[in-house]
RNA sequence: GUGUCCUUAGCUUAAUAGGAUAGAGCAACGGCCUUCUAAGCCGUAGGUUACAGGUUCAAAUCCUGUAGGACACG
Numbered sequence: 001g002u003g004u005c006c007u008u009a010g011c012u013u014a015a016u017a018g019g020a021u022a023g024a025g026c027a028a029c030g031g032c033c034u035u036c037u038a039a040g041c042c043g044u045a046g047g048u049u050a051c052a053g054g055u056u057c058a059a060a061u062c063c064u065g066u067a068g069g070a071c072a073c074g
Stems, first nucleotide, its partner, number of pairs: 001073007010026004019057001028044005050066005
């Protein structure tokens, strides 16, 4: 340099061919329980779905470009 793939919450991830409020586990915070901690139970918050455009009535999903990463080839 060329090609393929990946990027969603602090971390790991789901979302069956574009469709109804983007969910879950762990972690965090609050409460219950406990003499205290841990465990257990209940709840809360946290996401411009990497970034910028485009298509569409509607985009995490399709298209283009950029950035970062993985692999292969040269």

Transfer RNA from Blochmannia endosymbiont of Camponotus (Colobopsis) obliquus, 74 nucleotides, folded computationally. The gene name in the source record is tRNA-Arg-TCT-1-1. The sequence is in RNAcentral, with records from GtRNAdb and Rfam. The organism belongs to Candidatus Blochmanniella, within Bacteria. It matches the Rfam family "tRNA". Rfam classes the family as a transfer RNA.